[in-house]
Molecule: transfer RNA
Organism: mouse gut metagenome
């Protein structure tokens, strides 16, 4: 002193009720698989506590990894 977000890898940058590719279920295509099209599911944002009308973002503090 940096990191922590969906199974995996991320993204979200002046606070305003989370997305993106991978994978994942369903259907369509195919003799079947694979690719491809549709679709849809999945997150208490590392634990705790504050500020604030509202916090993944600010502060404070614990952890775990670098």
């Nucleotide at each position: 002193g940096g990191u922590a977000u969906a199974g995996c890898g991320c993204a979200g940058u002046u606070g305003g009720u989370a997305g993106c590719g991978c994978g994942c279920g369903u259907g369509g295509u195919u003799u079947g698989g694979g690719a491809c099209c549709a679709u849809g599911a999945g997150g208490u944002c590392g634990g705790g506590g504050g500020u604030u009308c509202g916090a993944a973002c600010c502060c404070c503090u614990c952890u775990a990894c670098c």